[in-house]
The RNA shown here (small-subunit ribosomal RNA) has 1365 nucleotides and comes from an uncultured Pseudomonadota bacterium. The sequence is in RNAcentral, with records from ENA.
């Protein structure tokens, strides 16, 4: 820096990621070299080999070789010397003077260096060896011999040590003649021992520890100080600045990380420490309490003749084991270093090299140029192409690494030998020693590094990732499966997230994963955080330690500051230069090392000492205020109970009731009495108190604050861990008290239940005394104290001023207590001189949510419990404030046939129709709350048809393309249920061309591309539609406000059907909606009159606009007018608007229609159509026959007809509108009871036809009856349509005559030409409406009103909701 809490926002806060590192491990892969590194685990156990020996110039001897021998040379066990205390390993222990750093005094130091002084004379042994024993062995015993640089004594003592200061004590080693040694002493160097200051992990759920403990005196002991040890004496010592105890741990230079401060770490290299199977002990020695020494004990292992013995890889290799995991039983002493030696030399698993391992770092390579037809193949595709991709091939070039051949260093200087020269010694040019020169000699690695030549692109690339963070995208498979995942999260049929592929990105001999560290994390905050509401102020005070502290001057110099000196190892890091071809690596120099110590100086600040001051703090005098505290006394009202009187049937209680009380006299009321508790009014965001808290009146006692004035003390102050005191209510103990109230409990209700809410009772308790408890949302969710910083306005206390006095008012000051607000602060809300502002001091507390304020432990408590206070595990959040919505059995306002007021229905019956269910070979599919259910379907007998059965077809019923043939087409036979199959006959056209031939159109055949699918997905889609809702809303630009989401505008006051309009306003405007514009209807006018009309004129008829004529009327259909709150009155804000009125055909949207904002419902439709993807392809396609969609115990929806007299039936008589008609409507006439038939006129329609409208009206009849209501059902006979009415049409006539007497709970429509009622028409259609869409006729009732139900709009409020109750 990013991701992740939310619909979005800001904040808080955790989790996660990107970086760097590693002694790593695991997975896949692996060409070369250089430099490094390599048991982090079992300080587990170890086979085998090696890792410490050397000296014959200390000694005696054995053996071997040479020699006759003397002897020489070599070698070996032993005695002796030096070294085995170094080097090498490991990190178990250790929280310590162990380590780091800086100091100190009371010490030692072999080998080395310097100086100085010595090195004389004797003696006795013991190994080896010999002999004799014991034992399995390891080993050991006895006797005897012997040497020394082994041991002992004597002498001497410059110096040394001791001392009572007189004195006393103590050395030596030789070998060989060159030197090497030996002894004493002094000093140096080196190394070591000891002491001290400071620093050095976690836990207080470890708070007290300590008898050699602390100190002293004396002694002992040590190389040396010291309780190191001992005796005596004293009673100390350590600890909240964390003793003791427990856990963990080697420490450091450094290493990793980080801007730094820090954090983590302590492999390799270097310093120190500790350890060597475990524990203990000492010996030797200069040095050890000793890794490859000794003794004892223990465990383990091994040998054993059971009597005894042996061993110690945390040396180098190596083995087993453990483990995720870590190498060769290699070479050499050539170099460096170490031990011994005069030396040669020997030893050296130190070391130098090699081997293994991509464990890390560094370097190199796996080729380079050219090459477009952008090859093939792969992948994708919108089918055009794109991409892999100059990539490959092709061609040309080069040769690093590896391979082959050849050459070939440096690391080597010494020692030593020889020669020569010189010096010393010497008679000597000899020997010897030293110095120099020359030559020779010495290489594990190694024929290595490096160089040259040869050949051929020939041998050399993988891993991870591609949803966001985070660079990189598509296809296929899969279908919440398989799987992925660091966090968020992907996967339920179109997955850039799984798996594969193509492509891409990153790194590269590696790449990923896992573990772990730091970082990011300001997420423990010193640098650098917080605590009103996010986690976090202790309930409150007093006060100890501690921390902090006013003014003035003086001194000191603790802190502080300056300069210098010492130290701060090397390596590392940093800079510069150099060496390997470069780099890694490495050599040299420099710088750094913030620290510690010492010296000199400064004196502001801090501190200390002593002195002064008065402003902080406190004291005295005077005042008034107050539910401040504890104690005593006392008062009235009320409740309850008791006694008595009056009085009678109820009282009480609730939403309604009941339990309860009451005729044994309640409730009510009056009088009297008892007892307990609490103190109405006053009473007030009034007062007092540290908080908890405090309220009738009165008495004395008592604490604190405030005001005013002078005086006094002289910093006496603030805070406050531990501690101490107080601390509501409830609760506990003991004893009182007990009126009311009231946990528990009982009963009655409520309820699905009701261990509750409501009611009737009622015990602890509430009250008092004494003692505990110690917690609260103990809250201002705000610690205490001090200072500073604009204001306004109340209120309590005191004081002052103004008027002559008093009161009131007004003004001022101090203290308290509220509200509002400025700057500032805050995430916001808000706080705002009573700060959450600006500063200072001190205390308390916080560090994701849950687990949990829980467990265990401690302390307190009689108990209840309190206090202190975790972890495992689990989640990716938990949370604060604010925003927009949605929601609320929240509020305010408003609307709608929403309720109410009415009218008529549905729900009951029959049948119709749709759906569910069940059934079926199939009963095709879809629609499913409102918003599916007379819906798609404005018409299922076949067709339709998508379903089922049977029979058939396979380039297909249909489209385009290729080839061949024939024009097309017409008539017809047989067969079959049909589809189809198979024959016969007729017939040749059009265009170009002279012809041959070609072409168009069409038919048939062949093969292949393809057709076809009412198959799936409406949750992949377009389009269309429903719904909220014809509800009044939904937004934008600019500006402004807000950190932001957002707000404002659009809210407010009015008004409207309306976000309609007006006014106001940090808003001003605008858009989509509303309204208007459109259609229709209602009035009038103009124009035009045929098919419409007929007033007047004329003709004519039985009659009729029938005819002439006319266009006045009706009407038709074009265009206009008209209505706009325009006018009047009132109300209102001088507005918008509303109410009433006039005029008018119509009045406030005149009625009706069309018109449906942003959006919601993953609403509906893949079966209207279109369409992505998937699926079928002799079938899920196509043809055809018959069947089904019409079935039927049942359930639901919607309509029809009824149940009758406002009616049925019969007869008669009126009045419409809107439509349709040539595959049609069909007149008159005739036939039939009728459906209908016949007939053919008229009409392409204001002309003709459908076509008689019906209810109504006038009469008649029926008389309340299952009827003269009702018509289902069934029988018979018919008509019509149609290839065809069996499944399965409609209609007619005659007969039959079911249920049904107005419909439970519930529920629907409708506010006027509406409901209700009556008929008419049309679409679909061959035929087939009770449905649908239209038309007119007759024509009501009611609306007080908005409390309630439902839906909606706006404002506001709450919210832990946001897939939104």
């Nucleotide at each position: 820096g990013a991701g992740u809490u939310u619909g979005a926002u800001c904040c808080u806060g955790g989790c996660u990621c990107a970086g760097a590192g590693c002694g790593a491990a695991c997975g896949c892969u692996g060409g070369c070299g250089g430099c490094a590194g390599g048991c982090u685990u079992a300080a587990c156990a170890c086979a085998u080999g090696c890792a410490a020996g050397u000296c014959g110039a200390g000694c005696g001897g054995g053996c071997g070789u040479a020699g006759c021998a003397a002897u020489a040379c070599g070698u070996c066990a032993g005695c002796g010397g030096c070294a085995g205390a170094c080097g090498g390993g490991u990190g178990a222990g250790u929280a310590a003077c162990g380590c780091g750093u800086g100091g100190g005094a009371a010490c030692g130091u072999a080998c080395c260096u310097u100086u100085u002084g010595g090195u004389u004379c004797g003696g006795a042994a013991c190994a080896a060896c010999a002999c004799a024993g014991g034992g399995a062995a390891a080993c050991u015993u006895g006797u005897g011999c012997u040497a020394a640089u082994a041991c002992c004594g004597a002498a001497u003592a410059a110096g040394c040590c001791c001392u009572u200061a007189c004195g006393g004590g103590g050395a030596a080693a030789g070998a060989u003649u060159a030197u090497c040694g030996c002894c004493g002493a002094a000093a140096g160097a080196u190394c070591g021992g000891c002491c001290c200051g400071c620093g050095u992990c976690u836990g207080a759920u470890u708070a007290g520890c300590u008898a050699g403990u602390u100190g002293g005196u004396g002694a002992g002991g040590u190389a040396a100080u010291g309780g190191c040890u001992c005796a005596c004496c004293a009673a100390g010592g350590c600890g909240a600045c964390g003793a003791u105890c427990a856990g963990u741990a080697g420490c450091u230079g450094g290493u990793c990380u980080g801007a730094g401060a820090g954090g983590a770490u302590g492999a390799u290299c270097a310093g120190c420490c500790a350890c060597a199977u475990u524990g203990g002990g000492a010996c030797u020695g200069a040095g050890a309490c000793a890794c490859g020494g000794c003794c004892c004990a223990a465990a383990c292992u091994c040998c054993u003749a059971c009597g005894g013995g042996a061993g110690g890889c945390a040396g180098c290799a190596g083995u087993g084991g453990g483990g995720a995991a870590u190498a060769u039983u290699g070479g050499a002493c050539a170099a460096u270093g170490g031990g011994g030696g005069c030396a040669a030399c020997c030893c050296u698993g130190a070391u130098c090299c090699a081997g293994c391992c991509a464990u890390g770092c560094c370097g190199c390579g796996u080729g380079a140029g050219u090459g477009a037809u952008g090859a093939a193949g792969g992948c994708c595709c919108u089918u055009g192409g794109g991409u892999u991709g100059u990539a490959a091939a092709c061609u040309c070039c080069u040769g690093u690494c590896g391979g082959c051949u050849g050459g070939g260093a440096a690391g080597a200087a010494a020692u030593c030998a020889u020669a020569c020269g010189g010096u010393g010694c010497u008679c000597a040019u000899a020997c010897c020693a030293c110095c120099g020169u020359a030559u020779g000699u010495u290489g594990a690695c190694u024929g290595u590094a490096c160089c040259a030549g040869c050949a051929a692109a020939g041998g050399a690339a993988g891993c991870c990732c591609c949803g966001g963070c985070u660079a990189a995208c598509u296809c296929u498979g899969u279908g919440c499966c398989a799987g992925c995942a660091g966090c968020c999260g992907c996967g339920g049929u179109a997955a850039u997230a799984c798996a594969g592929a193509g492509g891409g990105g990153g790194c590269u001999a590696g790449c990923g994963u896992u573990a772990u560290u730091c970082g990011g994390a300001a997420u423990u905050a010193u640098u650098g955080g917080g605590c009103g509401u996010a986690a976090a102020g202790g309930g409150c005070g007093c006060g100890u330690a501690g921390g902090c502290g006013g003014c003035c001057a003086u001194g000191c110099g603790u802190g502080u500051c300056u300069u210098c000196c010492g130290u701060g190892a090397a390596a590392u890091c940093c800079c510069u230069c150099g060496g390997c071809u470069u780099a890694a690596c490495u050599g040299a120099g420099g710088a750094c090392g913030u620290g510690c110590g010492g010296a000199a100086g400064a004196a502001a600040c801090u501190g200390c000492a002593a002195g002064g001051c008065u402003c902080g703090a406190g004291u005295c005098c005077g005042g008034g205020a107050g539910a401040g505290g504890g104690g005593g006394g006392u008062g009235g009202a009320a409740u309850u109970c008791c006694c008595g009187g009056u009085g009678u049937a109820g009282c009480g209680g609730u939403g309604a009731a009941a339990u309860g009380c009451g005729u044994a006299g309640a409730u009510a009321u009056c009088g009297g009495g008892a007892g307990g508790a609490a103190c109405a009014c006053c009473u007030g965001u009034g007062g007092c108190g540290a908080a908890a808290g405090c309220g009738g009146c009165u008495c004395a006692c008592u604490g604190g604050a405030c005001c005013a004035c002078a005086a006094c003390u002289g910093a006496c102050g603030c805070u406050g861990a531990u501690g101490c005191a107080c601390g509501a209510a409830a609760g506990c103990u003991a004893g009182g008290g007990g009126a009311g109230c009231a946990a528990a409990c009982a009963g009655g209700a409520u309820u699905a239940g009701a261990u509750a809410c409501c009611c009737u009772g009622g015990u602890a308790g509430u009250c008092c005394u004494a003692g505990c408890c110690c917690u609260a949302a103990a809250c201002g969710a705000u610690g205490a104290u001090c200072g500073c910083u604009u204001g306004g306005u109340g209120u309590g206390g005191c004081g002052g001023g103004u008027a002559c006095c008093c009161a009131a008012u007004c003004c001022c000051g101090c203290c308290g207590u509220g509200c509002c607000g400025g700057a500032g602060c805050u995430a916001a809300c808000g706080c705002g001189u009573u700060a959450a502002g600006c500063g200072a001091u001190c205390c308390g507390c916080c560090u994701g949510g849950g687990g949990a304020g829980u467990a265990c432990g401690g302390c307190c408590g009689c108990a209840a419990g309190g206090u202190u206070a975790a972890a495992a595990c689990u989640c990716a959040a938990a949370g604060g404030a604010a925003u927009u919505g949605a929601c609320g059995g929240g509020g305010a306002c408003c609307c709608g046939c929403a309720c109410a007021a009415g009218c008529g229905g549905u729900g009951g019956a029959u049948g119709a129709u749709g759906u569910g269910g069940a059934u079926u070979a199939a009963u095709u599919c879809g629609a499913u709350g409102c918003a599916a259910c007379g819906c798609g379907a404005a018409c299922a007998a076949c067709c339709u048809u998508a379903c089922c059965u049977a029979c058939c077809c396979u380039u297909g019923a249909c489209a385009u393309g290729u080839c061949c043939g024939g024009a097309a087409c017409c008539c017809u036979g047989c067969u079959g249920a049909g589809a189809g199959g198979u024959g016969g006959g007729g017939g040749u056209g059009c265009c170009c061309g002279a012809a041959a031939g070609g072409g168009a159109a069409u038919c048939g055949g062949a093969a292949c591309a393809c057709a076809g699918g009412u198959g799936c997905u409406g949750c992949a889609u377009g389009g269309c539609u429903g719904u909220c809702g014809u509800c009044a809303g939904c937004u934008c630009g600019u500006g402004u406000c807000g950190u932001g989401a957002g707000a404002u505008g659009u809210u407010g006051g009015g008004u409207u059907a309306a976000g309609u309009c007006c006014c106001g306003c940090a808003a001003c405007g605008a858009g989509c909606g509303c309204a208007a514009c459109c259609c229709u209807u209602g009035u009038c006018c103009u124009u035009a009159g045929u098919u419409a009309c007929c007033a007047g004129c004329a003709c004519g008829u039985a009659a009729u606009g029938g005819u002439g004529g006319g266009c006045a009327c009706u009407c038709u259909a074009a265009g206009g007018a008209g209505a706009c709150u325009g006018c009047c009155g009132g109300u209102g804000a001088c507005a918008a608007a509303c109410c009433g009125g006039a005029g008018g055909a119509a009045g406030g949207u005149g009625g009706g229609g069309a018109u449906g904002a942003c959006g919601u419902c993953a609403a509906g439709u893949c079966a209207u159509c279109a369409u992505g993807g998937c699926c079928c392809u002799u079938a899920c396609g196509g043809c055809c026959u018959g069947g089904g969609c019409u079935a039927c115990a049942c359930a639901c929806g919607u309509g029809c007809u009824a149940c009758a007299a406002u009616g049925g039936u019969c007869g008669g008589u009126a009045c419409a509108g809107a439509g349709g008609g040539u595959u049609g409507c069909c007149a008159a006439g005739c036939c039939g009871c009728g459906a209908g038939g016949u007939g053919g006129a008229g009409c392409u329609a204001a002309u003709c036809c459908c076509a008689u409208a019906a209810a109504a009206c006038c009469g008649a009849u029926c008389g309340u009856a299952g009827u003269c209501c009702g018509g289902a059902u069934c029988g018979c006979a018919g008509u019509c349509u149609g290839c065809a009415a069996c499944u399965c049409g409609a209609c007619u006539g005659c007969g039959u005559g079911a249920a049904g007497u107005c419909g439970g709970a519930a529920u629907c429509g409708c506010u006027a030409g509406u409901a209700a009622u009556c008929g008419c028409g049309a679409a679909u259609c061959a035929g087939a409406a009770u449905g649908u869409c239209g038309c007119g006729g007759u024509g009501a009732a009611u609306a007080c009103g908005u409390u309630c139900c439902c839906g909606g709009g706006c404002c506001u409020u709450g919210c832990a909701c946001a897939c939104a109750c």